Predicted 3D model of a 1473-nucleotide RNA (small-subunit ribosomal RNA) from uncultured Arenimonas sp. The RNAcentral record of the sequence draws on ENA and SILVA. Rfam family: Bacterial small subunit ribosomal RNA. The coordinates come from a structure-prediction model, not an experiment, and the mean pLDDT is 80.
RNA sequence: AGUGAACGCUGGCGGCAGGCCUAACACAUGCAAGUCGAACGGCAGCACAGCAGUAGCAAUACUGUGGGUGGCGAGUGGCGGACGGGUGAGGAAUACAUCGGAAUCUACCUUGUCGUGGGGGAUAACGUAGGGAAACUUACGCUAAUACCGCAUACGAACCAUGGUUGAAAGCGGCGGACCGCAAGGCGUCGCGCGAUUGGAUGAGCCGAUGUCCGAUUAGCUAGUUGGCGGGGUAAAGGCCCACCAAGGCGACGAUCGGUAGCUGGUCUGAGAGGAUGAUCAGCCACACUGGAACUGAGACACGGUCCAGACUCCUACGGGAGGGCAGGCAGUGGGGAAUAUUGGACAAUGGGGGCAACCCUGAUCCAGCCAUGCCGCGUGUGUGAAGAAGGCCUUCGGGUUGUAAAGCACUUUUGUUGGGGAAGAAAAGCACUGGGCUAAUACCUUGGUGUCAUGACGGUACCCAAAGAAUAAGCACCGGCUAACUUCGUGCCAGCAGCCGCGGUAAUACGAAGGGUGCAAGCGUUACUCGGAAUUACUGGGCGUAAAGCGUGCGUAGGCGGUUUGUUAAGUCUGUCGUGAAAGCCCCGGGCUCAACCUGGGAAUGGCGAUGGAAACUGGCGAGCUAGAGUACGGUAGAGGAGAGUGGAAUUCCCGGUGUAGCAGUGAAAUGCGUAGAGAUCGGGAGGAACAUCAGUUGCGAAGGCGGCUCUCUGGACCAGUACUGACGCUGAGGCACGAAAGCGUGGGGAGCAAACGGGAUUAGAUACCCCGGUAGUCCUGGCCGUAAACGUUGUGCACUAGGUGUAGGAGGUAUCGACCCCUUCUGUGCCGAAGCUAACGCAUUAAGUGCACCGCCUGGGGAGUACGAUCGCAAGAUUGAAACUCAAAGGAAUUUGACGGGGGCCCGCACAAGCGGUGGAGCAUGUGGUUUAAUUCGACGCAACGCGAAGAACCUUACCAGGGCUUGACAUCCUUCGCCCGCUAUGGAAACAUAGCUUUCCCUUCGGGGACGGAGUGACAGGUGCUGCAUGGCUGUCGUCAGCUCGUGUCGUGAGAUGUUGGGUUAAGUCCCGCAACGAGCGCAACCCUUACCCUCAGUUGCCAUCGGGUUAUGCCGGGCACUUCUGCGGGGACUGCCCGCGCGAUAAGCUGGAGGAAGGUGGGGAUGACGUCAAGUCCUCAUGGCCUUUAUGCCCUGGGCUACACACGUGCUACAAUGGCCGGUACAAAGGGCUGCAAUACCGCGAGGUGGAGCCAAUCCCAAAAAGCCGGCCUCAGUUCAGAUUGGAGUCUGCAACUCGACUCCGUGAAGUCGGAAUCGCUAGUAAUCGCGGAUCAGCAUUGCCGCGGUGAAUACGUUCCCGGGCCUUGUACACACCGCCCGUCACACCAUGGGAGUUUGUUGCACCAGAAGCAGGUAGCUUAACCGCAAGGAGAGCGCUUGCCACGGUGUGGCCGAUGACUGGGGUG
Repeated sequence: AGUGAACGCUGGCGGCAGGCCUAACACAUGCAAGUCGAACGGCAGCACAGCAGUAGCAAUACUGUGGGUGGCGAGUGGCGGACGGGUGAGGAAUACAUCGGAAUCUACCUUGUCGUGGGGGAUAACGUAGGGAAACUUACGCUAAUACCGCAUACGAACCAUGGUUGAAAGCGGCGGACCGCAAGGCGUCGCGCGAUUGGAUGAGCCGAUGUCCGAUUAGCUAGUUGGCGGGGUAAAGGCCCACCAAGGCGACGAUCGGUAGCUGGUCUGAGAGGAUGAUCAGCCACACUGGAACUGAGACACGGUCCAGACUCCUACGGGAGGGCAGGCAGUGGGGAAUAUUGGACAAUGGGGGCAACCCUGAUCCAGCCAUGCCGCGUGUGUGAAGAAGGCCUUCGGGUUGUAAAGCACUUUUGUUGGGGAAGAAAAGCACUGGGCUAAUACCUUGGUGUCAUGACGGUACCCAAAGAAUAAGCACCGGCUAACUUCGUGCCAGCAGCCGCGGUAAUACGAAGGGUGCAAGCGUUACUCGGAAUUACUGGGCGUAAAGCGUGCGUAGGCGGUUUGUUAAGUCUGUCGUGAAAGCCCCGGGCUCAACCUGGGAAUGGCGAUGGAAACUGGCGAGCUAGAGUACGGUAGAGGAGAGUGGAAUUCCCGGUGUAGCAGUGAAAUGCGUAGAGAUCGGGAGGAACAUCAGUUGCGAAGGCGGCUCUCUGGACCAGUACUGACGCUGAGGCACGAAAGCGUGGGGAGCAAACGGGAUUAGAUACCCCGGUAGUCCUGGCCGUAAACGUUGUGCACUAGGUGUAGGAGGUAUCGACCCCUUCUGUGCCGAAGCUAACGCAUUAAGUGCACCGCCUGGGGAGUACGAUCGCAAGAUUGAAACUCAAAGGAAUUUGACGGGGGCCCGCACAAGCGGUGGAGCAUGUGGUUUAAUUCGACGCAACGCGAAGAACCUUACCAGGGCUUGACAUCCUUCGCCCGCUAUGGAAACAUAGCUUUCCCUUCGGGGACGGAGUGACAGGUGCUGCAUGGCUGUCGUCAGCUCGUGUCGUGAGAUGUUGGGUUAAGUCCCGCAACGAGCGCAACCCUUACCCUCAGUUGCCAUCGGGUUAUGCCGGGCACUUCUGCGGGGACUGCCCGCGCGAUAAGCUGGAGGAAGGUGGGGAUGACGUCAAGUCCUCAUGGCCUUUAUGCCCUGGGCUACACACGUGCUACAAUGGCCGGUACAAAGGGCUGCAAUACCGCGAGGUGGAGCCAAUCCCAAAAAGCCGGCCUCAGUUCAGAUUGGAGUCUGCAACUCGACUCCGUGAAGUCGGAAUCGCUAGUAAUCGCGGAUCAGCAUUGCCGCGGUGAAUACGUUCCCGGGCCUUGUACACACCGCCCGUCACACCAUGGGAGUUUGUUGCACCAGAAGCAGGUAGCUUAACCGCAAGGAGAGCGCUUGCCACGGUGUGGCCGAUGACUGGGGUG
């Protein structure tokens, strides 16, 4: 784009078309083929003359009669029922299309010619008598013809072959003068017929060539088969049929067989070439219930004819019949189906049949009805109209949008409705008049003209006019991308959508709805099918190294293709002309319906086929030459080329013997194994088999497979050089033939080593493996099979052309030389690197994957599957050929591209390992978590990176949880109204919240209107929520990781993703720096800048310090004073930068590294703060903020009590210990950093103590907390569950607080558990560190001995080193990973479903062969019976019919094969989940 469409929603009108694609399934009913009386006998029925009768004067009425007339049922006869109409079952050629041909027929029509004489015998109808239910039928009798049969004649015809022979006919009607006849009529004429014949036209039959679907898993088919001769038969050629003879005919250019199919003009699509299709219209064919057959006829083997058989249906009186085939004629019914119409009108027109005609018939046809099935046209209004109405929807709440849309106002009237008018389609014919023809004729008939008259189904239709009135008329699909068109709500991987990609798991432009929009429009979508896009079967116009695809290799048949010169031919080719190529259709130009669709006139076109004339370049044929292709001979060369025979040494193993003793062998380590019966080792001798070290080489040879010791024999091929010869002998190669590794099979040998299977030992979770010890087939030979390999260069063969460079093997030539090497040129082979070019890229590149030619083979998404079935080959194994159902939306290639990963590589780092020190894991307790429990044990955090975490402090509060009691504009915010101050105090009830009652009381500002603060009441907007979503978010945080990385601009490279820079060489803690470099620069990180600490200096000194001066004390900077010094405090500076040196150190002279000096400090001095791009949908909605959702007398708020503190258990983090490096007692010394007014609190007194009383001092460098502890000095303990350890527990207390029961801390007395250094495993730490000791702070009424954050005291050990474990960085490599190795992914097993193979069989269909059978019919024969026409005087004959019989043959039957399918217990694999 299209459709004979269907389905869903919707539907105003008209025109033109179309309408069972399925069951060639079955059919009720009506109609679809009749007509002619001018062929005939006739008269059942109708009508009318005439006649007779009755009534009657008659008119008239009635009855009867009446073939005389109009006509006519049935019948005889003629023509037509072979056309028209339907359908597409069959059929792959007996068909169709195109073009030719010769051996034919043709009713009606037409041309020409000649006839149409004279006789005969029957028969239907009818009558009579029967049979039968019916259908129908029998006998006898009568009759006619344009029915039938002789005779005569024979222009022409046929036969025969120059003699002849044979065969015809029918009448009917109109009109009519003369003449004849009693009449009928004859006769004449015209017309229609009839017979014979010649042409034509039309129609039909036959033959040939070419073309016309798929399958080779159909390769051979054929006996009337192929041809001949002679017959028969036919309208006609012909094996069409028959007898005889010959042995042919067809086939890889696809016979035969199987499947499918009506063919064509055309139609749809496409740029075309093609592809698909064959409805309507037209041509041809075939068919008519299924199968067979003939008859009649001009024509049939006959849709509405006959006969037979079969199936089916119907009638029946059960004895028989019919039909009947309306089943594919028109309507219509059932059925099937997604699906396809009225049991209509008319012969008015066109056409057909019959007829002289009038006319009759005609479901052909013309019309109408139904259906949006299609095409075309029209309409559903037009203009104006902003308050941008209402309503809807959205909203950032401002508005936007629907939207000039509506309403309103002004118009119009197509269509529809009503009324009125109203066609064309109709002219023939008939009748009248008139001209011509025929004729004796002014009859008749015929032909032209004029006039007249009749005929319309559609239909009162088309069309026209008028009236009223916007009145009667819009839907469907879509809106994520492709693809024009977006928002809200609902839903929550549900419901659903989906053409492909894909949407949906709580903010869906994708589902559903709404608003809005987009597109088409009386339609719009969906489904189905065809072509296109698809260069995705490639003729036009593709490919085969790696994506699918080169046969394993050669030889060669058919075929295809083929060098050069010349002649000829004309098959191909080119060209002119002629015929044909139906019409319709398509295209162009016109015309008619108002336009269009539609109809119509003309033209063009129809690429084709055929006939004929010409040309001769090219291809082909034929002929004659040539030598450049190809080949042969002669001379040389190299070689693991092949076959056979022989022969050699080394080694392994075995046997024998000697020497000799305890192991050998084997492995990661072992064991099995061998060995004291003497192994292994070693020496000597022997046997046997197999393979040939070194040479040896990207060396050689061969077609490939392949070939390797040496010698001989036989033998194939290649190469080089030059001469001679042949003269296109060539290339490729479907089938075919040959060769063809290894393994395997069969025969007979052989068997040393090795070694499937097998046995044993190990390894392992297992180990039917890898490793080890053994070991049989086999490996070897022989002569046969097999015929496959990653048979690979994954690259078919041949030829030609197209830069080079460099090796190597075999030749030849040249230069040079005494000679050889070197060097140059050239041919052949074999490698590497590369230009152009090609390629998707990789790569290939004179050995092409470049550029061309020739030929062959092969490919067409993945899986199923190289499977199944079949066939061929094979002894088998198996090989070759080689599908489908079903299933998926991919499978695949190349390359890198970025990453990630690797039990890949390189380099490097880190308390990562190692070296050390101390812990955890065992105990008790503390604390957190899980689990369990509970009314509740609130919530969050879950590997590292949750678990002494949020929580820097749960008795109430906190508190979010639970139970109970209460409140509802609320505990809190803003706004409105009103009252009043508020506040405060007391009492009662109550667990409290709260409720009630009472007392007290009158704020501030003011412009005097009012305003404000506070409280009470009321109202509604709203408040409130630690309710949900951290996977909607902001902010903040953790982590990799303080790891050294992460990026950008411009440029360059690449098809692109991207790369380069950022890689490389060094170096560093560092992407730190240097050098190099298609890069040059820059940014965020690193470093530095900041704080602190270590040294020094200046300045400043109080609360700090104190030398000098003074005072005082037992003593003390205690006081005055001073700030000089020092400590210290504070501000500000200095200092460190590889700066210096040198080993002329290392290194590239750089960067830097190593060492040294000096220095308080040395190579970022120590510590801190500082955390790049990003990752983990990491954590947090319960800090806060916030979208959405939810709640609103509750999920909000208040209160009391309880819970967060539970306890069989498990885990994490800690504390205290297990003791003598210790515990206890006494004495004694030295810090830093902090805190303090609801506070820290001294001296003093009381208490054993916690503490109490009391209160100096201090808003703090001044006073206080405050005692530092380990340490040191002395004493006791003496290795024990202890003078260790301190859990648990009894009693008594202290403090805080409204309140210590659940549930605080502390003190004293008593009690005195586990625990004696901790399994597997695991953590921290590299120096002022670990370890150890104490001190302080936050939170806080109280509560930390253990947590957290800080502070100082004492103060180690070790690091060889980077192999390994873990983590990380850079480069590189592989990848089938990209959710990124916690990836991907293979197979079995289990379950469900699906299709399929095998299968004992069972069964449908189809077909071959053999046989039986034989209806009807036709042909032949004929004993029987019958018989009008002709012959015959007769008897009889000729002929005919019936019967019988032979042949052919349908249905049917039997047997046996082939093929397709269905089904089948069971079974095999496959696919999907």